[in-house]
Molecule: SAM riboswitch aptamer (S box leader)
Organism: Bacillus coahuilensis p1.1.43
């Protein structure tokens, strides 16, 4: 880069520290930012792998737990939309894909 799986409505600094303007992934929007954005650190949250403790069996899984190690992630439903569908039937709503995240695993 690309396929396979699964999850994606909760959770996590309203004066931590550095930084100095962006930023929410892309299209339209609608946000959010000098009452300080991005990135770094450093708190935290959650638990996908892997570790380790506990229980049961079909002895290799399962269920639970733990946060030690890899990752993630820390405004807004994956902020909302982009493609079909369905009820309204110019403004709405609901499903469903698509498209993006992220782990794991395989090429």
């Nucleotide at each position: 880069u690309u396929c396979u799986u699964a999850u994606c409505a909760a959770g996590a600094g309203c004066a931590g520290g550095u930084g100095g303007a962006g930023g929410g992934a892309c299209u339209a929007g609608c946000c959010c930012u000098u009452u300080g954005a991005a990135g770094c650190c450093c708190g935290g949250c959650a638990a996908c792998c892997g570790a380790c403790c506990u229980a049961a069996u079909g002895u290799a899984u399962u269920a639970g737990g733990c946060a030690c190690g890899g990752u993630g992630c820390u405004a807004a439903u994956u902020c909302u939309u982009g493609c079909a569908g369905c009820a309204a039937g110019u403004a709405u709503g609901c499903u469903g894909a698509g498209a993006g995240a992220u782990a794991a695993g395989a090429g």